[in-house]
RNA sequence: GGAGCGUUAGCUCAGCGGGAGAGCACCACGUUGACAUCGUGGGGGUCACUGGUUCAAUCCCAGUACGCUCCA
Numbered sequence: 001g002g003a004g005c006g007u008u009a010g011c012u013c014a015g016c017g018g019g020a021g022a023g024c025a026c027c028a029c030g031u032u033g034a035c036a037u038c039g040u041g042g043g044g045g046u047c048a049c050u051g052g053u054u055c056a057a058u059c060c061c062a063g064u065a066c067g068c069u070c071c072a
Base pairs, nucleotide, nucleotide: 001071002070003069004068005067006066007065010024011023012022013021018055026042027041028040029039030038048064049063050062051061052060
């Protein structure tokens, strides 16, 4: 330098045009002598960024940034 894949909650990830979600973590309450476990409830997101397509974009297209892999 070229190619491919990825970027979504604090972490690991799912979702792939029309409602943003799961597990773990965190907070509160219950349970306990206390802790853990368990149960119930709750908080937390510019879906990497910019632009485009569309009535409508996390999702499609282009570019940029970052990470991983391969080629040179």

Transfer RNA from an uncultured SAR116 cluster alpha proteobacterium, 72 nucleotides, folded computationally. The coordinates come from a structure-prediction model, not an experiment, and the mean pLDDT is 83.